This is a predicted structure of a 72-nucleotide RNA (transfer RNA) from an Opitutales bacterium. Rfam family: tRNA. The family's RNA type in Rfam is transfer RNA. From the family's description: Transfer RNA (tRNA) molecules are approximately 80 nucleotides in length. The prediction has a mean pLDDT of 81.
[in-house]
RNA sequence: GUUCCCAUAGUUUAAUGGAUAAAACGGCGGUCUCCGGAACCGCAAAUCUGGGUUCGACUCCCAGUGGGAACG
Numbered sequence: 001g002u003u004c005c006c007a008u009a010g011u012u013u014a015a016u017g018g019a020u021a022a023a024a025c026g027g028c029g030g031u032c033u034c035c036g037g038a039a040c041c042g043c044a045a046a047u048c049u050g051g052g053u054u055c056g057a058c059u060c061c062c063a064g065u066g067g068g069a070a071c072g
Base pairs, nucleotide, nucleotide: 001071002070003069004068005067006066007065010025011024012023013022018055027043028042029041030040031039048064049063050062051061052060
């Protein structure tokens, strides 16, 4: 330099182009309890950035950023 893959809560993963973006672990609060780190209930927390297509985009297209791989 060329080509390809990946990017969603703190972490690990879901989500036919149509929902209020779902769950597990973790965090916080509560209940229970001699204690709670167990159990149960609840709460907060995310689509890498900018454009485009579309009635509608996490999803499709383009560019960029970051990470990874192959070739040279």